[in-house]
Context: one part of a larger RNA
Molecule: small-subunit ribosomal RNA, 5' domain
Organism: uncultured prokaryote
RNA sequence: GGACAAACGCUGGCGGCGUGUAUUAGGCAUGCAAGUCGCACGGACCUUCGGGUCAGUGGCGGACGGGUGAGUAACACGUGGGUAACUUGCCCUCGAGUGGGGAAUAACCCGCCGAAAGGCGAGCUAAUACCGCAUUCGAGACGAUGUGGGAAAAGGUGGGGACCUUCGGGCCUACCGUCAUCGAAUGAGUCCGCGUCCCAUUAGCUAGUUGGCGGGGUAAUGGCCCACCAAGGCUUCGAUGGGUAGCUGGUCUGAGAGGAUGAUCAGCCACACUGGAACUGAGACACGGUCCAGACUCCUACGGGAGGCAGCAGUGGGGAAUCUUGCGCAAUGGGCGAAAGCCUGACGCAGCAAUGCCGCGUGAGUGAUGAAGGUUUUAGGAUCGUAAAGCUCUGUCAGUGGGGAAGAAACUAUUGUCGGUUAAUAUCUGACAGUACUGACGGUACCCACAAAGGAAGCACCGGCUAACUCCGUGCCAGCAGCCGCGGUAAUACGGAGGGUGCAAGCGUUGUUC
Numbered sequence: 001g002g003a004c005a006a007a008c009g010c011u012g013g014c015g016g017c018g019u020g021u022a023u024u025a026g027g028c029a030u031g032c033a034a035g036u037c038g039c040a041c042g043g044a045c046c047u048u049c050g051g052g053u054c055a056g057u058g059g060c061g062g063a064c065g066g067g068u069g070a071g072u073a074a075c076a077c078g079u080g081g082g083u084a085a086c087u088u089g090c091c092c093u094c095g096a097g098u099g100g101g102g103a104a105u106a107a108c109c110c111g112c113c114g115a116a117a118g119g120c121g122a123g124c125u126a127a128u129a130c131c132g133c134a135u136u137c138g139a140g141a142c143g144a145u146g147u148g149g150g151a152a153a154a155g156g157u158g159g160g161g162a163c164c165u166u167c168g169g170g171c172c173u174a175c176c177g178u179c180a181u182c183g184a185a186u187g188a189g190u191c192c193g194c195g196u197c198c199c200a201u202u203a204g205c206u207a208g209u210u211g212g213c214g215g216g217g218u219a220a221u222g223g224c225c226c227a228c229c230a231a232g233g234c235u236u237c238g239a240u241g242g243g244u245a246g247c248u249g250g251u252c253u254g255a256g257a258g259g260a261u262g263a264u265c266a267g268c269c270a271c272a273c274u275g276g277a278a279c280u281g282a283g284a285c286a287c288g289g290u291c292c293a294g295a296c297u298c299c300u301a302c303g304g305g306a307g308g309c310a311g312c313a314g315u316g317g318g319g320a321a322u323c324u325u326g327c328g329c330a331a332u333g334g335g336c337g338a339a340a341g342c343c344u345g346a347c348g349c350a351g352c353a354a355u356g357c358c359g360c361g362u363g364a365g366u367g368a369u370g371a372a373g374g375u376u377u378u379a380g381g382a383u384c385g386u387a388a389a390g391c392u393c394u395g396u397c398a399g400u401g402g403g404g405a406a407g408a409a410a411c412u413a414u415u416g417u418c419g420g421u422u423a424a425u426a427u428c429u430g431a432c433a434g435u436a437c438u439g440a441c442g443g444u445a446c447c448c449a450c451a452a453a454g455g456a457a458g459c460a461c462c463g464g465c466u467a468a469c470u471c472c473g474u475g476c477c478a479g480c481a482g483c484c485g486c487g488g489u490a491a492u493a494c495g496g497a498g499g500g501u502g503c504a505a506g507c508g509u510u511g512u513u514c
Base pairs, nucleotide, nucleotide: 001514002513003512004511006510007509008508009507010506013360014359015358016357017356018355019353020352021318027315028314030313031312032311035060036059037058040057041056043054044053045052046051067271068270069269076196077195078194079193080192081191082190083189087187092183097178098177099133101131102130108123110121111120112119113118155176156175157174158173159172160171163170164169197243198242199241204234205233206232209231210230211229212228214226215225216224246268247267248266249265250261251260252259253258273294274293275292276291277290296307297306298305299304324350326349327348328347332346333344334343335342336341363393364392365391366390373384374383375382376381397455399450400449401448402447403446407441412436413435414434415433416432417431418430419429420428458503459502460501461500462499463484464483465482469498470497471496472495473494479486480485
């Protein structure tokens, strides 16, 4: 000199864009943060008879998104590879299926237990829920022949001319689904080479340890696990132990090499009160799921129960220190749904804080009786100083009054044209064109007008380093100080004043780092 997620002191006009519990991974009141689908299903209630609302069964999603950095010195991360040792829901492509049966169960109703949380028994019922049977192309690192075994399914909605009909429908058709398989894409798993802090005042470590054979287990390799066999394996090129730490892209600094760092943003990892475990599932050993144990808090009729903010706000606590219990789903993105739409503290916005960066303003011109006044003086003067007043202007910002956005074109509905499907001019569907609908921010940005110099400057320093000097007070006192050092009667170094210097809505101090 630069930098900062800063704090403290004094001061403080406006705007834009960022940033904001670094400490107790300490405890948490309250509200919200993950639902959705009636075009899977039976019911209850309402109904304008079109439909709607509700709990339940069922499906998909709650493994994403959001938070934190405790642990971890490790294939955790970075980088480059392997997987002939693997998997992948939803989406896409190709072709093939979707036959025929069965047994239950919630809701509901009845009875009962319990303070509650909740639970038990009996009876009825449905499904895209559950269970058999039938059917089997293809794939397996590659090819051929043969034999055997195993594994699937589910329907729903719209429209309709004949034909049938128990008037529900069958049947045809379109769309949405569903099953198995091949491929693709994406996401994971796993393995390996190299790189990745300090201590030798840590020198030896290791029995599932190292390898083999055979099994088990897994999506998959493997002592991952097990039985048996062998006696190996690592290490001064630092094993083992201890300390510290999430890693990276990056960030800061520096001419660079390097050093320091890992907030915000992005990628990966780990964690979710503490410890352990599995279930479901394509995916978890699962932040707002389950079970067990523990600590803590709460309820209780004392028998027993409930909970987990390292989600967004907020609270008290710790601390030098870090914000609103705000608005909206209008946009972007996500979940569900055929869709309308619903949900979304992700996100978009607003609020608070000079916490940072950037921009603007606090007026401009003129004005010498060099006014008054202050300070100083050698008493003449000098200086503050064109500074003020006065005169002439301007109108940024703030204020008042008017006008007033872009961000929103999609989805969808509807109209039309041209195609596709089809028995069909229904329906459905594709493209194009038109119309309609939708804004939290916000009456905000921006524009215009009005009035008025009016409302808007401080902080540190002035001995040398280092830009800037005098007077008074004090008298080794009071005090200053980054280093050298000042102060004991004329202190440019302490305190005040006048003047000056430097930055400026900031200026200094402290801390950390180069």